[in-house]
Molecule: small-subunit ribosomal RNA
Organism: Chitinophagaceae bacterium
RNA sequence: UUGACGGAGAGUUUGAUCCUGGCUCAGGACUAACGCUGGCGGCGUGCCUAACACAUGCAAGUCGAACGAAGCAGCAAUGCUUAGUGGCAGACGGGUGAGUAACGCGUAGAUAAUGUGCCCUCUUGCGGGGGAUACCGUUUCGAAAGGAACGUUAAUACCGCAUAAAGUCCUCGGUGGGCAUCCACCAGGGACCAAACUUCCGGGGUGGGAGGAGCAAUCUGCGUACUAUCAGCUAGUUGGUGAGGUAAUGGCUCACCAAGGCUACGACGGUUAACUGGUCUGAGAGGAUGAUCAGUCACACUGGAACUGAGACACGGUCCAGACUCCUACGGGAGGCAGCAGUGAGGAAUAUUGCGCAAUGGGCGAAAGCCUGACGCAGCGACGCCGCGUGGAGGAUGAAGGCCUUCGGGUUGUAAACUCCUGUCAGUAGGGAAGAGAAUGGACGGUACCUACUGAGGAAGCUUCGGCUAACUACGUGCCAGCAGCCGCGGUAAGACGUAGGGAGCAAGCGUUGUCCGGAAUUACUGGGCGUAAAGAGCUCGUAGGCGGGAUCGUAAGUCUUAGAGUAAAUCUCACGGCUCAACCGUGGGGCCUUCUGAGAUACUGCGAUUCUUGAGGAUGUCAGAGGAAAGUGGAAUUCCCGGUGUAGCGGUGAAAUGCGUAGAUAUCGGGAGGAACACCAGUGGCGAAGGCGACUUUCUGGGACAUUCCUGACGCUGAGGAGCGAAAGCGUGGGGAGCAAACGGGAUUAGAUACCCCGGUAGUCCACGCGGUAAACGAUGGAUAUUAGGUGUGGGAGGUAUCGACUCCUUCCGUGCCGUCGCUAACGCAUUAAAUAUCCCGCCUGGGGAGUACGGUCGCAAGGCUGAAACUCAAAGGAAUUGACGGGGGCCCGCACAAGUGGUGGAGCAUGUGGUUUAAUUCGACGCUACGCGAAGAACCUUACCUGGGUUUGACAUGCACGGGAAUCUACCAGAGAUGGUAGCGUCCUUCGGGACUCGUGCACAGGUGCUGCAUGGCUGUCGUCAGCUCGUGCCGUGAGGUGUUGGGUUAAGUCCCGCAACGAGCGCAACCCUUAUUUUUAGUUGCCAUCGGGUAAUGCCGGGCACUCUAGAGAGACUGCCAGCAUAAGCUGGAGGAAGGUGGGGAUGACGUCAAGUCAGCAUGGCCCUUACGUCCAGGGCUACACACGUGCUACAAUGGCCGGUACAAAGGGCAGCCAACCCGCGAGGGGGAGCGAAUCUCAAAAAACCGGUCUCAGUUCGGAUUGUAGGCUGCAACUCGCCUACAUGAAGUCGGAAUCACUAGUAACCGCAGAUCAGCUACGCUGCGGUGAAUACGUUCCCGGGCCUUGUACACACCGCCCGUCACGUUAUGAAAGUUUGUUGUACCCGAAGUCGCUGGGCUAACCGCAAGGAGGCAGGCGCCGAAGGUAUGAUAGAUGAUUGGAACGAAGUCGUAACAAGGUAGCCGUAUCGGAAGGUGCGGCUGGAUCACCUCCUUU
Repeated sequence: UUGACGGAGAGUUUGAUCCUGGCUCAGGACUAACGCUGGCGGCGUGCCUAACACAUGCAAGUCGAACGAAGCAGCAAUGCUUAGUGGCAGACGGGUGAGUAACGCGUAGAUAAUGUGCCCUCUUGCGGGGGAUACCGUUUCGAAAGGAACGUUAAUACCGCAUAAAGUCCUCGGUGGGCAUCCACCAGGGACCAAACUUCCGGGGUGGGAGGAGCAAUCUGCGUACUAUCAGCUAGUUGGUGAGGUAAUGGCUCACCAAGGCUACGACGGUUAACUGGUCUGAGAGGAUGAUCAGUCACACUGGAACUGAGACACGGUCCAGACUCCUACGGGAGGCAGCAGUGAGGAAUAUUGCGCAAUGGGCGAAAGCCUGACGCAGCGACGCCGCGUGGAGGAUGAAGGCCUUCGGGUUGUAAACUCCUGUCAGUAGGGAAGAGAAUGGACGGUACCUACUGAGGAAGCUUCGGCUAACUACGUGCCAGCAGCCGCGGUAAGACGUAGGGAGCAAGCGUUGUCCGGAAUUACUGGGCGUAAAGAGCUCGUAGGCGGGAUCGUAAGUCUUAGAGUAAAUCUCACGGCUCAACCGUGGGGCCUUCUGAGAUACUGCGAUUCUUGAGGAUGUCAGAGGAAAGUGGAAUUCCCGGUGUAGCGGUGAAAUGCGUAGAUAUCGGGAGGAACACCAGUGGCGAAGGCGACUUUCUGGGACAUUCCUGACGCUGAGGAGCGAAAGCGUGGGGAGCAAACGGGAUUAGAUACCCCGGUAGUCCACGCGGUAAACGAUGGAUAUUAGGUGUGGGAGGUAUCGACUCCUUCCGUGCCGUCGCUAACGCAUUAAAUAUCCCGCCUGGGGAGUACGGUCGCAAGGCUGAAACUCAAAGGAAUUGACGGGGGCCCGCACAAGUGGUGGAGCAUGUGGUUUAAUUCGACGCUACGCGAAGAACCUUACCUGGGUUUGACAUGCACGGGAAUCUACCAGAGAUGGUAGCGUCCUUCGGGACUCGUGCACAGGUGCUGCAUGGCUGUCGUCAGCUCGUGCCGUGAGGUGUUGGGUUAAGUCCCGCAACGAGCGCAACCCUUAUUUUUAGUUGCCAUCGGGUAAUGCCGGGCACUCUAGAGAGACUGCCAGCAUAAGCUGGAGGAAGGUGGGGAUGACGUCAAGUCAGCAUGGCCCUUACGUCCAGGGCUACACACGUGCUACAAUGGCCGGUACAAAGGGCAGCCAACCCGCGAGGGGGAGCGAAUCUCAAAAAACCGGUCUCAGUUCGGAUUGUAGGCUGCAACUCGCCUACAUGAAGUCGGAAUCACUAGUAACCGCAGAUCAGCUACGCUGCGGUGAAUACGUUCCCGGGCCUUGUACACACCGCCCGUCACGUUAUGAAAGUUUGUUGUACCCGAAGUCGCUGGGCUAACCGCAAGGAGGCAGGCGCCGAAGGUAUGAUAGAUGAUUGGAACGAAGUCGUAACAAGGUAGCCGUAUCGGAAGGUGCGGCUGGAUCACCUCCUUU
């Protein structure tokens, strides 16, 4: 310089937040499989499981130019074929991955410790003999496989002899070299070893030499899985000497000798696994993996063994043993697909019993050639990668159909139809290769390719649409059916299930499942952490190891630079090229690596040497201390004993009781005994490594600080294993035992009380000697060193200033606290005593539960400690902080909340509502406060929704259309319970003559529904609560949720106001504005009023008149802490004056943000669903009024503050025309008659009642009380039977003031008294809503109950305490531990047996070659014996798995049982260790911790 490459997050814990942390997803890749679908081609690829068993065919033969023989052809010469002998090759090629954790593999080396057929080359020689044998023939055994005997024959088969250049071995001498043993060369001597012919080109053999390609063998360095719950292993083991053996080194083997060798840098054992180049992924570092291709290794039915050979201990050779299969004449034999096809089996799953030697390569041959399931091709499979196609252009009435719809339309959609084109692929026909260098020879293949023709024709699916994650609606379903990767959907309006329409994504594929990497910084080398989230060992000493102060010199191991060698090819990458492109392939660069060699550099590290003093240590002096151990001493107190005094209680608690005491306690005095602990001092004071240490004295002893700066000279830091120390409880032995006190006994409490409380009380607590080794052993904070603002206490030491001295003040070192800057932290917080900034070393963590459990090991007397899993299960578990809510937490405050009072309810009778029950129906709704005299301000019919029965179907009601008839309407009669049906009659509208209004009938749209859902809704309402709160903008603080403002100090009825303040302002609420009432002015006076004037009456504002007053109703005034005093900074408070009224004057209306899925679909409206000759509608009757019972709300009472009788007073506010109804008359009365007045300040309802006066009753179930019942009436109304009200007479029940409990009310209130109204024909009204009359008591106060507000605190709650949550028991499911055992595999040790076979020994069998005249010998063969030796057997261990009656705990499971342990002070603060007890959570004892609330005190700090 060029090229290439280069890092993404999301969902899920919470009400919300930040963090920690797991789970899950998006990506890529498969030798894949499964589901749905499937047009073509190219290139690849295809038993991952049973190294399970295999039918059939093929996969290794060749040479006649080694040999004889036979057969065939030929007249012959000769040729051809081949079983056999012989040679070479069957050790290559091909398959598989069982074994193997190893020099097996990878990489780099060594062989001075080796071998090498075929091939090339150099050199040498080739002389002369011999005996057999297969084939074949004959005989014979056998079913077969296969033999046996005799006879005969050849060789390049076999055997001697001669020769020996060279070679091998031995030996002697010399030269040179080197790397220990040694190596090379030269020269001499001795021993040993050859052959085959012939066609004569040549071939064979022996020996030697060289080089290349190598091949093979042996050895070595380094690298190479998990496990320590495998820690010790090893007798040929380690070494030596000698021998044997091998191609060769070597315990490789043997004899003897020695006692070694390996191991925490992991031996030995166990489990798993062929290794590598590479492949996948990843930014990389890594992680995972080892199909296809290539290199190496191992194996060939299982195990063992050798033979041949250059090479094997041999896939398609031999022998033996075993298992299995097959044949058999039962005597005996045969076999080995992990070669290519193929079969069965296994399995989710993996192909043709194809063609060819044309190419490449291999074997044999002189060659022709033969053989070759190596290989080249084809077939099957979307198994993968790559490429192509399924058409292109135009085409809006935006067709039909589908789907949705707000009914307008939208969408499918230029999509289709339709018009005009094209011809890739497929198809048909014709031509037709390269692949083979001169000739012959092409499986593929009539293939690729080219040309022509036909015709849009033959060619699109799969998944998905809640978020992550691109894509939405309708219907169906109704916690069902189902979905789901995680979160999670589904219980009647599901974008999440199923279907449809539409959309999105990919596309001949698309999804699912499985596996690996990634995301995951979630094992962190790059690149994490440990105060509270998981995580610092209880503490110290110290071994190995790791790390280590200043200076100089040397060296050059690490380190750096450079050159070279190697790192097989393929793969990867870049460029170029070849198939039309691509996949694929080729060529050339690059890259790849832990390596090795040479040269150089010397800063740092290392190593060697010398030196230094600051780290460390020593010396000298001084000092403080509950540091440790032992011995002794002391006083106070408890208890007990003795004695005195003294008498009835003591003790104990929330209250009691058990207990002690008249046998004299408690109390008090004196004396004594004994044990344990050491008040005050005492202090976030001291000492110690930690645990821990506290009266005083003595002895012994450890450590530390300061000062001096004298000595040594890096001697240091940390510390795996290891060792020691180590609270309390506990254990052993022996003492001791006062107090306290697990267990235990008793008493209480309680539903229970195995507890808390009380009375007793044993181990224990104490001592000595041992054991044990754990705690919230905590600063929840490992050790060491250095650096980095300060302030202020305190303990120890030193120095200085000053002073007569003590103080004081200043400086400094060490320790110990608090506050705080930078910095750090998720936050809380830490902050020179770090949790800051850095370095070194150690320990520990990796989601929650299961579990600190099981098994194993180890330690312990035991209890138990240390080490320490898995299956299974969940999607969280957790830390800090925030906002709420809650607390049997705290502070402040308010309310008829309590208290102080008054009157009630709860008891009686009745009324009324509700529940329950009943019923044909008893219609429905409302359910703590906030349902229950509530909806209902009024159920005899109606209402009415319910029941029974009878009718009706475009409808009782609305609108529209079509057709037909008729005005509508009204009247009467008949049947009927009525609805209804029938009959008759009266009547004859308007008109532009089309028709219209009204109505009847038929049909269509539609009506109708008090049917469901108030958990789909609107609207309205209740409640907290007329409580004082709820928020926003901007700013500021915090990573954030959020905070601030709104908190604080005061004050108020009030977030009312004031002051202060990182806040400044604002909004909805509060208050005020509104109505009413209390005072007054003014205006106006009729229907109101009447003081004055006049008139009149029996009397009355009755009349004239008047508007003064009352009153009416308009407009004003008035009250604002305005004034005064005190207190207070202010706001304001207290008191006072004036005033009708005084501190929001009284009352009302007015109800913030929100809560309760509160109430209402039956008031109304309304989405959806449901019914449509009925769940609509009409009618009659019945029911809503039932009645053993329970509850709520009321009325009337129980009497003398009263009842009854008579008389006499005083309201307000309302109503009234289908109405209120006067006077008058009748009736005991309800009422009837009557008719004046009044649409009402005029008339009327209307009498107010309690009250007052007088009389009577005299404490009784009464002259109280009035229920109930009878009789007779009245009224309303079609109609009072079910089921109305009223009257009169008669009747005369319960009830004598109400248990537990509970309600209302603070002044014109409670209480008592009546009046009116709405609804309404009448009424169940004693209800409700208003109105006035008479008219109290009490409030010390805020401790307590209830509700509420603010601040603060704790929290494991957030559906928010009606919360959360623990354990036993019971049931179901699951995995797992133990278990008498049973069973299967692996393996060790000892012994027995001992095949084949090598080796050794053997002479008594047999024997061609050689020797010998012969006898015989040498040698050989078979046999026998011995060592070793596989399989097998016996015995005994170890180990792994399966199973096992029973048993242990664990996990999970909408609504089981018992309790209430924990979270708030969780109602006894909790927790840790330990011991003991108990159904269970758990309780108690001892010691410890704060990760305890509250209050007080002490100390310290901050501000002034």